[in-house]
Molecule: transfer RNA
Organism: Candidatus Bathyarchaeota archaeon
RNA sequence: GGGCGGGUAGAUCAGCCUGGUACGAUCGCGGCGUUGGCAUCGCCGAGGUCGAGGGUUCAAAUCCCUCCCCGUCCA
Numbered sequence: 001g002g003g004c005g006g007g008u009a010g011a012u013c014a015g016c017c018u019g020g021u022a023c024g025a026u027c028g029c030g031g032c033g034u035u036g037g038c039a040u041c042g043c044c045g046a047g048g049u050c051g052a053g054g055g056u057u058c059a060a061a062u063c064c065c066u067c068c069c070c071g072u073c074c075a
Base pairs, nucleotide, nucleotide: 001074002073003072004071005070006069007068010027011026012025013024020058029045030044031043032042033041051067052066053065054064055063
C1' cells in the first nucleotide's frame, strides 16, 4: 500500500440486509426486599454525540462518499 471483518451503555455484544421513538440483551454499577452478616435470588433505577465529517431523504445506528482507529490476510 491492497483485500476482508469490526467501532452501538462502564465491559462483551444484538439491531444495519429490508430507513420509521434504541421496550436493546447479558455482566457490571446504585437503591429496595430477603439474611445475624455476606453471597445467591427477586424488584426497581441510572447509564447512549450509535468512531468523525459530509451527502440522499419528510425521516439515517441503518443507504451513499471521504477520513480515523482496531483486528486479520496478502504484498